[in-house]
């Protein structure tokens, strides 16, 4: 330097062929139950979808350019 892969909640990840409210497990707060704890049950809160442009009636998803990272490979 070259090629592919990823970046989405606090942490690990879905998110189809672009389409109607952005989603799960863990974790946090509450609340149920229990003498009590913790396992369980229910509910809530928490997101600039890496960043900036571009297409599009619509973009997490297509396009470029940047940028963190991983793998290989010279």
């Nucleotide at each position: 330097g070259g090629u592919g892969g990823g970046g989405u909640a606090g942490c690990u990840c879905a998110g189809c062929u672009g389409g109607u409210u952005a989603g799960a497990g863990c974790a946090u707060c509450a609340g149920a139950a229990u003498c009590a704890u913790a396992a369980u049950c229910u509910g809530a809160g928490g997101g600039u979808c890496g960043g900036c442009g571009g297409u599009u009636c619509a973009a997490g998803u297509c396009c470029g350019c940047c940028u963190c990272u991983c793998a290989c490979u010279a």